Glycine riboswitch aptamer from Pectinatus frisingensis, 94 nucleotides, folded computationally. It was read from a public genome assembly, where an Rfam model found it. The coordinates come from a structure-prediction model, not an experiment, and the mean pLDDT is 76. NCBI's taxonomy places the organism under Bacteria, Bacillati, Bacillota, Selenomonadaceae, Pectinatus. Rfam family: Glycine riboswitch aptamer. For this family Rfam cites "In Vivo Behavior of the Tandem Glycine Riboswitch in Bacillus subtilis" (Babina et al., MBio, 2017).

RNA sequence: CGGACGAACCUCUGGAGAGCCUCGAUAGAGCACCGAAGGAGCAACUCGGCAUUUUGCCGAUGAAUCUCUCAGGUAAAAGGACAGAGUUAAUAAA
Numbered sequence: 001c002g003g004a005c006g007a008a009c010c011u012c013u014g015g016a017g018a019g020c021c022u023c024g025a026u027a028g029a030g031c032a033c034c035g036a037a038g039g040a041g042c043a044a045c046u047c048g049g050c051a052u053u054u055u056g057c058c059g060a061u062g063a064a065u066c067u068c069u070c071a072g073g074u075a076a077a078a079g080g081a082c083a084g085a086g087u088u089a090a091u092a093a094a
Stems, first nucleotide, its partner, number of pairs: 010086005019031001021030003032074003038070001039068003046060005
C1' cells in the first nucleotide's frame, strides 16, 4: 500500500411434522399425537483433585436438526429452526 471472509435487529422469499378428535352453550375438560419459537439434558476432548502404576474414582467445562416434551403446536390464518437475497457496524489476517 492492498485487503477476502464476516454480525445482531430489520425487510423480502422459501420453510416440516402431528386429531379442522370426543364432551361442553361458552370458558374449558379429556384422551391421542408432533417438534423446527423458546426452554431443559448429555458424549468425546480438555482441566482440577484424590488415589495409584491396572490406569481408576470424584468434580468442572462441554454441541446439535440428538434426546425430553415444560412451553408451544396438530384445517386455514398466524407462528416456525434453518436457508437465500437485501440492509448495516466495528474489527482484522494472508